[in-house]
């Protein structure tokens, strides 16, 4: 179930940074931007040779490893007039999926 959340479509909203500099137009140089994507990581949670505490089991604990977040971090990719693009936010569906 008179269909939650999620997908997917379509409409509205949407920030940030140099219309920067050379040049042989085809590059090449320097400064920034975080909100397409991409990477990283915290508690927490599992494990675990080895060590400690402990007579012993078993229990904790250090160490190492594994999962794991983000609008943090990075700036790889993007991106720095417009125009596209745009995390995430409403709103709509003869849609999909079905707690």
């Nucleotide at each position: 179930a008179u269909g939650a959340a999620g997908c997917u479509a379509g409409c509205g909203g949407a920030a940030g940074a140099g219309a920067c500099c050379c040049c042989u137009c085809g590059g090449g140089g320097c400064g920034c931007c975080g909100a397409a994507g991409g990477a990283g990581c915290a508690a927490g949670c599992c494990u675990c040779u080895a060590c400690c505490u402990c007579g012993c089991c078993a229990a904790g604990g250090u160490c190492g490893g594994g999962c794991u977040a983000a609008a943090c971090u990075u700036u790889c990719a993007g991106g720095c007039a417009a125009a596209a693009g745009g995390a995430c936010c409403g709103c709509u569906a003869u849609g999909c999926c079905g707690a």